[in-house]
RNA sequence: UCGUGCUAGACGGGGAGCUAGCGGUGCCCUGAACCCGCAAUCCGCUUCAGCGGGGUUGAACUCCCGACCGAGGCGCCGGGCUGUCGAGAACGGUCCGGCAAGGCCGUGAUGAGGGCUGGGUCCCGCGCAACAUCGAUCCUCCAACUCCGCCAGGACCGGAAGGGAGCAACGGUACGAGGUUUUCGGUGUGUGUUGCGGUAACGCCUGGUCUGAACGGCUGAGCCGGGGGCCGCUUGGGAACCCGCGCGUCGACGAAGGGUGCACGA
Numbered sequence: 001u002c003g004u005g006c007u008a009g010a011c012g013g014g015g016a017g018c019u020a021g022c023g024g025u026g027c028c029c030u031g032a033a034c035c036c037g038c039a040a041u042c043c044g045c046u047u048c049a050g051c052g053g054g055g056u057u058g059a060a061c062u063c064c065c066g067a068c069c070g071a072g073g074c075g076c077c078g079g080g081c082u083g084u085c086g087a088g089a090a091c092g093g094u095c096c097g098g099c100a101a102g103g104c105c106g107u108g109a110u111g112a113g114g115g116c117u118g119g120g121u122c123c124c125g126c127g128c129a130a131c132a133u134c135g136a137u138c139c140u141c142c143a144a145c146u147c148c149g150c151c152a153g154g155a156c157c158g159g160a161a162g163g164g165a166g167c168a169a170c171g172g173u174a175c176g177a178g179g180u181u182u183u184c185g186g187u188g189u190g191u192g193u194u195g196c197g198g199u200a201a202c203g204c205c206u207g208g209u210c211u212g213a214a215c216g217g218c219u220g221a222g223c224c225g226g227g228g229g230c231c232g233c234u235u236g237g238g239a240a241c242c243c244g245c246g247c248g249u250c251g252a253c254g255a256a257g258g259g260u261g262c263a264c265g266a
Base pairs, nucleotide, nucleotide: 001266002265003264004263005262006261009057010056011055012030013029014028015027020046021045022044023043024042034054035053036052037051038050063259064258065257068254072250073249074248075247076246077244078243079242080241082239084237085236086235087234088233091232092231093230095226096225097224098223099222102219103218104217105216106215107214113211114210115209116208117207118206119205120204121203123198124197125196126195127194128192129191130189131188132187133186134185135184136183138179139178140177141176147172148171149170156163157162
């Protein structure tokens, strides 16, 4: 150096997460890479850190090592944008009030607006009237058992004359009842072409008279003042997403370099 057989190793790796830690199942990246069983209220292990079973390859393109490159992930910083929570009130929108150019409609010489004057409209007090009600008065009725008068009959006293008591009837009255009635008084009122006085308002309606041309409604450029915190706006916090040849960290793929066996035969 070549050949044959074998062994260590390899047959994917990485990020975040989970975990005391490691690996796996699940997610993501890379990109092509044996098969079966297990696993999220997990599964298997302990720094040589998946376990169990089977298969292929095998000392190099393939296994091992540290630097390089760098997909991608994670943390931090800065910025953008969106929506959210809070604060503010200078300005604009919005809302409210006032002034008001202009415009439209209506009333007006059959008299606008204004002046003077009278009445009404609101309320109170005292009257008057009306009505209602109560009481008294008036009228009528009313005690066959408890009131009065007069008391037939009858009864009583008396020798008689006569006397006294007294039921019914009749007349009257009390209590009570009634009344289309008279008068008086009290109380009250969803009452009044009603009287007197006051109060309130100074408005509205209306009459008279003087004067003689305006008055009312709607809209409204613009201006002034105010409110609220709805929107724009200003400002602060935190969240999602995006961005940065940003900083740090891990790092697949890739490329270059270095390292690593045993037995036998020629």
Bacterial large signal recognition particle RNA from an Armatimonadota bacterium, 266 nucleotides, folded computationally. The sequence is in RNAcentral, with records from ENA. Rfam family: Bacterial large signal recognition particle RNA. For this family Rfam cites "SRPDB: Signal Recognition Particle Database" (Rosenblad et al., Nucleic Acids Res, 2003). It is annotated as a non-coding RNA gene. Its mean pLDDT, the model's own confidence on a scale to 100, is 75. It is recorded under the gene name ffs.